[in-house]
Molecule: Archaeal signal recognition particle RNA
Organism: Candidatus Bathyarchaeota archaeon
RNA sequence: GUGUAGGAUAGACUGGGGAGGUAGGCGUUCCCUGUAACCAGAAAUCGCCGAUAUGCUGGGGUCGAACCCGAGAGGCGGUGUAACGAGCAUCCAUUGAUCCAUCUGUCCGACUAUGAAACCCUGUCCUUUGGGAUUGGAGGUGAUGAGUCUGUAUAACCGGAGGGUUAUACGCUCAUCUUUAUUGCGGGAACCGGGCGAGGCACGGAAGUGAGCAGCCUUACCGCAAACUACCGAUGCUCAAAGGGUUAACGGGGUUGAGAAGGCAGAUGGGAAAUCAAUGGAUGAAACGUGCAUCCACUCGAGGGGUUUCUACAC
Numbered sequence: 001g002u003g004u005a006g007g008a009u010a011g012a013c014u015g016g017g018g019a020g021g022u023a024g025g026c027g028u029u030c031c032c033u034g035u036a037a038c039c040a041g042a043a044a045u046c047g048c049c050g051a052u053a054u055g056c057u058g059g060g061g062u063c064g065a066a067c068c069c070g071a072g073a074g075g076c077g078g079u080g081u082a083a084c085g086a087g088c089a090u091c092c093a094u095u096g097a098u099c100c101a102u103c104u105g106u107c108c109g110a111c112u113a114u115g116a117a118a119c120c121c122u123g124u125c126c127u128u129u130g131g132g133a134u135u136g137g138a139g140g141u142g143a144u145g146a147g148u149c150u151g152u153a154u155a156a157c158c159g160g161a162g163g164g165u166u167a168u169a170c171g172c173u174c175a176u177c178u179u180u181a182u183u184g185c186g187g188g189a190a191c192c193g194g195g196c197g198a199g200g201c202a203c204g205g206a207a208g209u210g211a212g213c214a215g216c217c218u219u220a221c222c223g224c225a226a227a228c229u230a231c232c233g234a235u236g237c238u239c240a241a242a243g244g245g246u247u248a249a250c251g252g253g254g255u256u257g258a259g260a261a262g263g264c265a266g267a268u269g270g271g272a273a274a275u276c277a278a279u280g281g282a283u284g285a286a287a288c289g290u291g292c293a294u295c296c297a298c299u300c301g302a303g304g305g306g307u308u309u310c311u312a313c314a315c
Base pairs, nucleotide, nucleotide: 001315002314003313004312005311006310007309008308011063012062013061014060015033016032017031018030019029024049025048026047027046038059039058040057041056067305068304069303072300073299074298077295078294079293080292081291083290084289085288088284089283090282091281092280093279094278095277096276097275098274099270100269101268102267103266104265105264107263108262111259118255119254120253121252122251123250124249125244126243127242128241129240130239131238132237133235134234135233136232137231138229139228142177143176144175145174146173147172148171151170152169153168154167155166156165157164158163182226183225184224185223186222187221193218194217195216196215201210202209203208
C1' cells in the first nucleotide's frame, strides 16, 4: 500500500410527481404512480419558508463509507392545442313525406227496397202585427133615492137665562145600481176631526138645558195581507197572420228508384306556413379517438463527484 473480518464517526435512505391554491417554493386537500419499508402533533380568514425557498415540531427503524448527481433510452399518467375523424346544437339551401284538388280501381265500405244518391216543398232561425198565459208595477169610480133627532154656514121669528122653531146650501149616514176603485187584520189624531161622555163645571127658584176633561167607540190617515184589472211594462211559454232566410246541421213530406259518405292504393297537378326525414353548406360549443406540444411517477443507465478512522490477520 492492497484485501478480508469486526467496530467507530460524518452521513444516507425511510418515496416521487401532477392539479388546485400562492407574487413565488413546500405542506395540509384532490388525483396519478412506485416500494420489503416508518410513527405521533398542529396547519385554508392556515402552517413553515425565500431562487441556498422542494415543509415545521418530536420520536423510531435500516444501512453505513455507505452513497450522491446524472447525459441518454424506454415509459404509466396529467395538462394544453383543435389539424383530422366521430358525435352534439343553431341557421341556410335542396329533395321527399305529412297537406289540398282531379282522375283511375276485378279493392274495402257505415248506411241502404222499413227506400241510396239527386231534385223540390216545408219546420226548427230572423223581422213586424195581434191575442192568450205567466209575472211585475200602478190604482181605488160614478149615479140615483131616502133620512138628517145629531154636524157646519146663512137668514127670519120666539123666550127672563140655559135655550126653542122654521127655511136653504154643504156635509154626514143608509139603501140600490154601476165600476178595476173591493175585503180582512193591526196601528191611529194630548187640545186644534166626529159620537157617547163618570166625576166636576156653567145657567136656573125648580124642572131642565148647555159646554165638556179622562175614558170607550169611530173617521181621516198609515202599514200588512188578499181579490180585481181600465192603465204601463217584462218573458227560457204559447196561438194566429204577413214577410225574409233556408250556402251549415237536423226533422217532416213529395218526385224518382239503387246506390253510397268515407277509407286504401296508384297517377297527374298544386302548395303560404309548420312538422318530420335525407343530403350539402355555414357557425358555435365540447374534448370521445388519432395527431401535435409539454410536464412526469417508475425502470435501465454512459459518465462524473465522494470514498474518513481504529483493531486483528493475510500478501